Model confidence (mean pLDDT): 90 of 100. Predicted 3D model of a 355-nucleotide part of an RNA (large-subunit ribosomal RNA, domain IV) from a Nitrospirota bacterium. Its Rfam family is "Bacterial large subunit ribosomal RNA". Its family is annotated with structural constituent of ribosome and ribosome in the Gene Ontology. The RNAcentral record of the full RNA draws on ENA.
Context: one part of a larger RNA
RNA sequence: CCCUCCCCAAGGAACUCGGCAAACUCGCCCCGUAACUUCGGGAGAAGGGGUGCCUCGAGUAGGGUGAGGAUGCAAAUCCGAGCCCGAGGAGGCCGCAGUAAAGAGGGCCUGGCGACUGUUUACCAAAAACACAGGUGCCUGCUAACUCGUAAGAGGAUGUAUAGGCACUGACGCCUGCCCGGUGCCGGAAGGUUAAGGGGAGGAGUUAGGGGGCAACCUCGAAGCUCCAAACCGAAGCCCCGGUAAACGGCGGCCGUAACUAUAACGGUCCUAAGGUAGCGAAAUUCCUUGUCGGGUAAGUUCCGACCUGCAUGAAUGGCGUAACGACUGGGCCGCUGUCUCGGGGAGGGACCCG
Numbered sequence: 001c002c003c004u005c006c007c008c009a010a011g012g013a014a015c016u017c018g019g020c021a022a023a024c025u026c027g028c029c030c031c032g033u034a035a036c037u038u039c040g041g042g043a044g045a046a047g048g049g050g051u052g053c054c055u056c057g058a059g060u061a062g063g064g065u066g067a068g069g070a071u072g073c074a075a076a077u078c079c080g081a082g083c084c085c086g087a088g089g090a091g092g093c094c095g096c097a098g099u100a101a102a103g104a105g106g107g108c109c110u111g112g113c114g115a116c117u118g119u120u121u122a123c124c125a126a127a128a129a130c131a132c133a134g135g136u137g138c139c140u141g142c143u144a145a146c147u148c149g150u151a152a153g154a155g156g157a158u159g160u161a162u163a164g165g166c167a168c169u170g171a172c173g174c175c176u177g178c179c180c181g182g183u184g185c186c187g188g189a190a191g192g193u194u195a196a197g198g199g200g201a202g203g204a205g206u207u208a209g210g211g212g213g214c215a216a217c218c219u220c221g222a223a224g225c226u227c228c229a230a231a232c233c234g235a236a237g238c239c240c241c242g243g244u245a246a247a248c249g250g251c252g253g254c255c256g257u258a259a260c261u262a263u264a265a266c267g268g269u270c271c272u273a274a275g276g277u278a279g280c281g282a283a284a285u286u287c288c289u290u291g292u293c294g295g296g297u298a299a300g301u302u303c304c305g306a307c308c309u310g311c312a313u314g315a316a317u318g319g320c321g322u323a324a325c326g327a328c329u330g331g332g333c334c335g336c337u338g339u340c341u342c343g344g345g346g347a348g349g350g351a352c353c354c355g
Stems, first nucleotide, its partner, number of pairs: 001350008010341002014339001019336001027051005036041001038171001052093005062085004068079004094098001106334007113326002118130002134169007146155003172321004177251003182248002184244005191239003197233002202228005209220004252270005279313001280310001291307005
């Protein structure tokens, strides 16, 4: 010096990102317990008192069990030995100290998020992430939809719409506005477009043969075979016509106006598919920003309550609340402490020396 542990004057969070760590608290019995609340809870709230041993009462009071017995038709009622548990009360004894050692909650107030118990990154993340009951939409009539498989087949399900699949939301309470122009999905089928295929106008290759040439070859060319191929007939889809937002998504600008000023209930104008309702709001969202005001502190970029100028809130990508819950996260307070002022002492094990 390192590791693990023990103790400390005075102070008591001044430490630090942060009370991290440590300390306080701790069992049992009694008294006593607030806001709030979904009436269950919150509660071990908080906060107090008691606690050993001996004697008496007394193994009593009381409790549990219950052999057996009594009454009764029965159901049932009553008595009850034994065994087990077992107080209060009175008097006394010892110590600094009696759950004498060990084991055994620190508490309170107030925000955020998630309702809750659960689940998770096996080996750096346990969470406000996932799940969850509950809500909603869509699909599915049974050889179901859907999933796996090339298939046979299997799951779904020996189920049958109070069922099953998929998606979103996420207890509960109050609610969930406007837009269908774009995209998606659903419905429609008159018209436009449209593939293979059908169709085959027309054309091409080949040559039996004809014509020309001494020949090579040139030219014309039926049938057959082969190839190309226009018109025309061809579905779904797309275009088109509607519907649909708890489908993907979206939810304006400028100017003026009231008898102080300021502001603008009001008016004008442009654009849009429609211009953000309720609620919430410097927020897990606010750039400017340590916004402004209030609270708390001697002092507060954090925190709480307000305001609203929302850079860039907002309603199942749910909005706003909410008792209970949380090894979650922010702020404050009491208690307590070696976290600190500021360090000191001690124990064991290493380090170091010798073998």